[in-house]
């Protein structure tokens, strides 16, 4: 795009069409074929002409209408033909004479319910039947035979008979076309053909007798399925493809089935007959029907109309006419079913009204729409006029008072449907919340849905708009036009080879095939172009072209046949020569290996990751000799070599096959490829008989393991080996079918000739054949292929068309069997799939860093404590972090307070904050009582300002308030990888394309640091450097700091001084700078010199591009949802501290490198006014009392401490440990019970150095030792954060573990190895195959019975016409028998389908079970073929 459509929403007119696509399913009622009195009797009516009626006679009823069962067919199309008929109608020609016997109708009896009849009487014809005639006709033996007529009516016709020709119709033959199925391969006895013969209008086995034995078929016979063909009609550039309502043409049927009859014409739709199913009447005796005619009715369906009017017109049947009949036809109804064409209004109109949506609250948007203002009347409705359609002069119009006109009235009577993530025009809010739904693919929906509903609004169509089925197109996705097979499906395992395609030069001839010219055909409609008519258009009508195909007939001959010569270059032959695991027999060989026997000889072999089974003192392994078997043939050995493939490998010998490579001596296209066929055809496997050394499925046994039917180990049968016979399949692979010709080269290498050189062997060119390997053009999706093509052509074969099911099921063939070949569908996904890229992984390779490992110090893990987590418990144990990157974390301090939990008491514009409107003096404050307490009550208290007003406060509304959800809605913050060294652009290069270069190599380097090299050249974010601190030294300033020298002195105190030392400020100074030696005359990097410092001088800050939906709504802000006398807010008590247990992080120890007692020395950074406190006293202490000094380089905390020097203990649970209770104080504090810390005294647990495992640290650093701050009233602090004291050990080195970086490889993974994924088993759904069986269906077959019916025979039986000499005769009927034969019966087969206990496998499905087989060397590479075996994947042999 289309439609005979159908549903769902809606629906105004009008013109044209077209309207049962299913049940050829059953019909009620009407009607759908009758006409002639100018063929004939008669009968009724009339007074008659006459009318009208039955009936005998005539034509018509084979036409017209319906419908698609049947049918694969001479049935259609389309072109031919030759042995036929043809009423009615033309033409021409000749007739038309002259008798007879009946019958219906009527009358009369009669039989039945009816239907229908019977008997006896009469009658006519254009009914029937003789004679005569016979231009022509018809038969024939060619002599001669046979055959016709109707008449009516009125004077002109109509009629009838023979004949011969046309017209039209029709019958019959032939060529060519015309659906799938081969999982249909053989089919056929009247079958094919011949002679006679019978029949037909006619040829013919159309049929018969009798003879031969033939006929179709792979160019697809027969069977099966399915289907009316055509013109055309839909769709598409085209070739095609789908179709075959409607028009038209031809075929078929008319309930089903069988058969005749009449007729020119039928085996008949509204004719007979029979037999059947089925309806119907009926007196049970018997009859009666056939809507696939037009309506209409039931039923089927998704689904198709009125029991209309009319012969007025076109046609048709009858009749001389007139005129009758015509569901044929003309028309109208019904229904938007389809095509057109109209309308549902025009034109101004902004304050852009309100109303509805959205909003960023400015506003937008519906929107000139609307209102209102001014026109217009198509359409609808009214009235009035009013046709053509009619012909041939008049008459005659169903439609129809319609088409048209003409007027009134009045925006009046007329919009809806689907859409709006993408394709695909056109978004936005409200609900919902993986629910409801939507989907045409992608897919949308789990709390901010532009996908669901709705609403607004906006885009398409429009009296429709959407949705469904169908078909065609896009689809080059069956590919004739116009694909393809290396790896995506797709080359037969190889090779021969009949039949078919295809073919080498070259001449002649022929005209099948090619081409071209004329003729006839290809109906009409239709389709294309032009015109015309209806107001346009659909519609109608008039003209015309055209393409192809069939026939005939001329006329070319290049080309392809054909038929006849020739050729020699494709092909083969010969004739010399070669190479070689080509094949089959024979025979011979040595090296291993097992076994046997002998010797020597003693405790072990043997296996493995490490082991056991095993064998061995009855002497193994190991060694020497001797001897048996049986398979296989080490180096040579080679991308070498030979064959068609499979394959082929110790030497010799026979006999075979093919190649190559020289000659050109013969043959003269013998040629190429090949459906079907045939023949070989690896391993394993079957079958028979042989053989058995080693190996070795299954099996049996140690190991491993969670199991291990398995990898490893140590026995082992089948088989592996040989004859003969089968099987026929591999990843049978170059995953790449044969030939043959053409298209750049370079270099191996194997076989053979030549040329040239040489004494020869090399060496050097050239050529043939073979075998590899880089590579141009070109192809290729890329990988890649490249004279051995995957290039460019030619020709034959095979095969492919999505993935699973599935190389399966049935079914055929072959096979002893496994099993092979051939080979489907329901069912079900939206993908399988190649080839490449980027990445992320490996129990893949390489390079390299890290306190990553080794090396070594110190630890933890074990004990008590302390904190902090998990559970557990609780009215509550408030929340939040959970590998590393939660867990002494958020908390730099929970006894109230914090607090966010719980319990109870209160409040409710509220414990805070703005604004309004209104109100009031009053509140706070102080005291009293009640109360757990908040709060309540009393009393006492009374604002500023002149005023506006402000502060307070009440009351009311807006609103506050929420540590309430959601870190998966976010801002910021942070964490980690990781101070790793990376992560990007631009321009330009390559590549279809993702990308890739760069940034990869080669060197260093802490570093993508730097240098060199390079299709790249340069940038940027990151390193590094610029900041802060230490470490040296200089210049300035010297107070509260500092004291060398000069004065004082208990004392840097004072006086002085700036020198040192520190404090504060600024500068220097290190940059591989120098020197020497490796390096590429380079980056660099060793080792020196100087130097306080050397190769980044320590150490802080600083954290690319990104990951982890890492953390965090309880820091803070914040979208959207919740609460709103409570989830808010006060309060009092509680709880966060709760205790069978787990685990993290620390403190203290176990003790002598120590404990304890006593004296002694030396720091830094830091607090300090609600403070930090000296000396003094008092107390064993905690502290108390007291207060100098100090807002601090001046005063104070404050004493450092290990150290050191004396004593002491003497290896013990001790003088180690110090946990736990007891008793007593101290101190902060509204307050220390739940629930602080200190002290004193007593009390004295656990612990003896810590399994498996595990952490930190490379130099002033680990270990050690104090100190001090921050929060804080007080403290749980043993935490955190900073300070200096003392101060080691050890790196051989990168093989391992772990994290990271970089290049390189393999992947079936991209949510990225926590990936991905395989198969039993269990459950549920669905399709399917089997299956004892059992129900249909459909076609043939044998026999059996046979109606109606033609034919054919006929004994008796009956008959009006003709002849007759009146007996009969011709002649005809009924009846009866034969022959065929529908239905119907038996029978055993075939075939398709339905169903079936039960069983097979197969798809799918939610988060089962069992494993781990496959992807990475996937942890035993994987796969193929077989072959055995196991819960499963699978495992093992070959």
């Nucleotide at each position: 795009a289309a439609c005979g459509a159908a549903c769902g929403c809606u629906g105004g007119c009008g013109g044209c069409a077209g309207g049962c696509u299913u049940a050829a399913c059953a019909c009620a009622u009407g009607c759908a074929a009758g006409u002639c009195g100018a063929a004939c009797g008669g009968a009724u009516a009339g007074c008659a002409a006459u009318a009208u009626c039955a009936g005998u006679g005539g034509c018509a009823g084979a036409c017209g209408g319906g419908u698609g069962c049947g049918u694969a067919a001479c049935g259609c199309g389309u072109g031919g033909g030759a042995a036929c008929c043809u009423a009615c109608c033309u033409a021409u020609u000749g007739g038309u004479g002259u008798g007879g016997a009946a019958u219906a109708a009527c009358c009369a009896c009669u039989a039945g319910a009816a239907a229908u009849g019977g008997u006896g009487g009469c009658u006519a014809a254009u009914a029937c039947c003789g004679c005569a005639u016979a231009a022509g006709c018809c038969c024939u033996a060619a002599g001669g035979g046979g055959g016709a007529a109707a008449g009516a009516u009125u004077u002109a016709u109509c009629g009838c008979c023979g004949a011969u020709a046309g017209a039209u119709g029709g019958g019959c033959c032939c060529g060519c076309g015309u659906u799938g199925g081969a999982u249909u391969a053989g089919c056929u006895a009247g079958u094919u053909g011949g002679u006679g013969a019978g029949g037909u209008a006619a040829u013919g086995g159309c049929u018969c007798a009798c003879c031969a034995a033939g006929g179709c078929g792979a160019u697809g016979a027969u069977c099966c399925a399915u289907a009316g063909c055509u013109g055309g009609u839909c769709u598409g550039a085209g070739a095609g493809g789908a179709u075959g309502a409607u028009c038209a043409g031809c075929c078929a049927c008319a309930c089903u089935g069988g058969a005749a009859c009449u007729g020119a014409g039928a085996c008949a739709c509204g004719g007979u007959c029979c037999a059947g199913a089925c309806u119907c009447c009926u007196a049970c005796g018997g009859g009666a029907g056939g809507c696939a005619g037009c309506a209409g009715u039931g039923g089927g369906g998704a689904a198709u109309u009125u029991u209309c009017c009319g012969c007025a017109a076109u046609g048709g049947g009858c009749g001389c006419a007139a005129g009758c009949c015509u569901g044929a036809c003309g028309g109208a109804g019904c229904a938007a079913c389809g095509c057109c064409g109209c309308g549902u209004g025009a034109g101004g109109g902004a304050u852009g009204a309100a109303g509805g949506c959205c909003u960023c609250u400015g506003g937008g948007c519906u929107g000139u729409a609307a209102a209102c203002c001014u026109c217009u009347u198509u359409u609808a409705u009214c009235a009035a006029g009013g046709a053509a359609g009619a012909a041939g002069a008049a008459c005659u119009g169903a439609c129809g008072g319609u088409a048209c006109u003409u007027g009134a009235u009045g925006a009046a009577u007329a919009a809806g449907c689907c859409a709006c993530g993408g394709c695909u025009a056109a978004u936005u809010c409200c609900g919902u919340g993986c629910c409801a739904g939507c989907a045409g693919c992608c897919g949308c929906g789990g709390u901010a849905a532009u996908a669901c509903g709705g609403g607004a609004g906006u885009g398409g169509c429009a009296a429709g708009c959407g949705u469904u089925a169908u078909c065609c197109g896009g689809a080059a996705u069956u590919a004739u036009u116009g694909g393809g097979c290396g790896u995506a499906a797709a080359g037969c395992g190889u090779c021969c080879g009949c039949a078919g395609g295809c073919g080498g030069u070259u001449u002649u001839a022929c005209a099948a095939g090619u081409c071209u010219g004329u003729c006839g055909u290809u109906a009409a409609a239709g389709c294309g172009u032009g015109g015309a008519g209806c107001u346009c258009a659909a519609c109608u009508c008039c003209a015309u072209u055209u393409c192809a195909g069939c026939g005939a007939u001329g006329g070319a001959a290049a080309c392809u046949g054909u038929a006849a010569g020739a050729c020699u270059c494709g092909a083969g032959u010969g004739u010399g020569g070669u190479a070689g695991g080509g094949g089959c027999a024979g025979a011979g060989g040595g090296a291993a290996u097992u076994c046997c026997c002998g010797g020597u000889g003693u405790a072990g072999c043997g296996g493995u990751g490490a082991a056991a089974u095993g064998c061995g003192u009855a002497g193994a392994u190991a060694u020497c000799g001797g001897g048996a078997a049986g398979a296989a043939c080490a180096c040579c050995a080679g991308u070498g070599g030979c064959g068609a493939a499979a394959g082929c490998g110790c030497u010799c010998u026979g006999c075979u096959g093919g190649g190559c490579c020289a000659u050109a001596a013969c043959u003269g296209a013998c040629g190429c490829u090949c459906a079907u066929g045939g023949a070989c055809g690896a391993a394993a496997g079957c079958c028979a008989g042989g053989g058995g050394a080693g190996c070795g499925a299954a099996a049996g046994g140690g190991a491993u393991u969670a199991g291990a039917u398995a990898c490893c180990c140590c026995u082992g049968u089948a088989g592996u080996c040989c004859u003969g016979g089968c099987c026929g399949u591999a990843a049978a692979c170059g995953a790449u079918g044969a030939a043959c010709a053409c298209u750049a080269g370079g270099u191996g290498u194997c076989g053979g000739g030549g040329g040239a050189a040489u004494c020869g062997a090399c060496c050097c060119c050239c050529u043939c054949g073979g075998u590899g390997u880089c590579g141009u053009a070109g192809c290729c999706a890329a990988c890649g292929c490249g004279u051995u093509a995957a290039g460019u052509g030619c020709c034959c074969c095979g095969c492919c068309u999505g993935g699973g099911g599935a190389g399966u099921a049935c079914g055929a063939u072959c096979g002893c069997a496994a099993g092979a070949u051939u080979a489907a569908a329901a069912c079900u996904c939206a993908a399988a799939g190649g080839a490449a890229u980027u990445g992320a992984c490996g129990g893949g390779g390489c390079c390299c860093c890290g306190c990553a490992c080794a090396a070594g110090c110190a630890g933890c893990g074990g004990a008590g404590c302390a904190u902090g987590c998990g559970g557990c418990u609780u009215a509550a144990u408030u929340c939040g972090a959970c590998g590393c990157a939660a867990c002494g974390c958020g908390a730099a301090g929970a006894a109230c307070c914090u607090u966010a939990c719980c319990a109870a008491g209160g409040c409710u514009u509220g414990a805070c904050a703005u604004a309004u409107a209104g109100g009031g003096a009053a509140a706070a404050g102080u005291g009293g009582c009640a109360g757990a307490g908040a709060u309540g009550u009393c009393a006492u208290g009374u604002c500023c300002g002149c005023a506006a007003g402000g502060g307070c406060u009440c009351u009311a509304u807006a609103c506050a308030g929420g540590u309430g959800g959601u870190g998966c809605a976010u801002g910021g913050u942070u964490g980690u990888c990781g101070u790793c060294a990376g992560c990007u652009c631009g321009u330009g290069u390559c590549g279809u394309g993702a990308g890739a270069u760069g940034u990869u190599g080669g060197g260093u380097u802490a570093a993508g640091u730097c240098c060199c090299g390079c299709a790249a050249c340069g940038a940027g974010c990151g390193c590094a450097a610029c900041c802060c601190u230490c470490g040296u030294u200089c210049u300035g300033u010297g107070u509260u700091g500092c004291c060398a020298g000069c004065a004082u002195u208990u004392a840097g105190u004072u006086g002085g001084g700036g020198a040192c030392u520190c404090a504060c400020a600024g500068g220097a100074g290190a940059c591989u700078g120098c020197c020497g030696g490796g390096g590429u005359u380079a980056a660099c990097u060793c080792g020196g010199a100087g130097g306080a410092a050397g190769g980044u001088g320590g150490g802080g800050a600083u954290g690319a591009c990104g990951u982890c939906a890492a953390a965090u709504c309880a820091u803070c802000a914040u979208g959207c949802c919740c609460c709103u006398u409570a989830u808010g807010u006060c309060u009092u008590g509680g709880g966060c501290u709760g205790c069978a247990c787990g685990c993290a992080u620390g403190c203290u120890a176990c003790a002598a490198u120590g404990g304890c007692c006593g004296g002694u020395a030396c720091a830094g950074a830091g607090g300090g006014c609600u403070g930090c406190a000296a000396u003094a006293c008092c107390g064993u202490a905690a502290g108390g009392u007291g207060g100098a000094g100090c807002g601090a380089a001046u005063c104070c905390c404050a004493a450092a401490a290990a150290g050191c020097c004396g004593g002491u203990c003497u290896c013990a649970g001790u003088u180690c440990g110090g946990a736990u209770u007891g008793a007593g104080g101290u101190c902060u504090g509204c307050a220390a019970c739940u629930c602080g810390a200190c002290c004193u005294c007593a009390u004295g647990a656990a612990g003896u150095u810590g399994g498996a495992g595990u952490u930190g640290c490379u130099a002033g650093u680990a270990a050690u030792c104090g100190u001090a701050g921050a929060u804080c009233a007080g403290c749980a602090a043993c935490g955190c954060u900073a300070c200096g004291g003392u101060g080691a050990a050890u790196a051989c080195g990168u093989u391992c573990c772990c994290g990271g970086g970089g290049c390189u490889u393999g992947u079936a993974c991209a949510c990225a190895c926590c990936g991905c994924c395989c198969g039993u088993c269990a459950c549920g759904u669905c399709a399917c195959g089997a299956a004892a069986g059992u129900c249909g269906g459909u076609a043939a077959c044998a026999c059996c019975c046979a109606a109606a019916g033609u034919c054919a025979g006929u004994g008796g039986c009956c008959c009006a016409a003709c002849c007759g000499c009146a007996a009969g005769g011709g002649g005809g009927g009924a009846g009866c028998u034969g022959c065929c034969u529908a239905a119907g019966g038996u029978g055993g087969g075939a075939u398709c389908g339905g169903u079936g206990a039960u069983u097979g496998g197969g798809a799918c499905g939610a988060a089962g079970u069992c494993g781990u087989a496959a992807c990475a060397a996937g942890g035993u590479a994987g796969g193929c073929g077989u072959a055995c075996c196991g819960g499963a994947a699978g495992g093992u042999g070959c």
This is a predicted structure of a 1438-nucleotide RNA (small-subunit ribosomal RNA) from an uncultured bacterium. The coordinates come from a structure-prediction model, not an experiment, and the mean pLDDT is 85. Its Rfam family is "Bacterial small subunit ribosomal RNA".